[in-house]
Molecule: Bacterial small signal recognition particle RNA
Organism: Anaerolineae bacterium
């Protein structure tokens, strides 16, 4: 030196972290504007009985709070990963042939 790869850099995609919204779970959670069950009271009834129902019980919705071993989305200045592309200017590297 010359030639044929590899990385390093760019793209995509898987995979993983991470952040993030969501579901999934627990808990809390409505004076009436929720349901349920209604003590007293109310009203209907000659009675039997029946009726709507406060407060309180319970249990829920919005929604709020926690917890992560979980499900989905979404995102990047994510990664000693993985697979394809592209590049191959420089840099690092690794065969193989050449002169010296």
């Nucleotide at each position: 030196g010359a030639u044929c790869g590899g990385g390093c850099c760019c793209u995509g995609c898987g995979c993983g972290g991470c952040a993030g919204a969501u579901g999934c779970c627990g808990u809390c959670g409505a004076a009436c504007c929720u349901g349920g069950u209604c003590a007293g009271g109310u009203c209907c009834g000659a009675g039997a009985g029946g009726a709507a129902g406060c407060a309180g019980c319970c249990a829920u919705a919005a929604g709020g709070c926690g917890a992560g071993u979980c499900g989905u989305c979404u995102g990047g200045g994510u990664g000693c990963c993985g697979c394809a592309g592209a590049u191959c200017a420089a840099c690092c590297u690794g065969g193989u042939c050449c002169u010296c």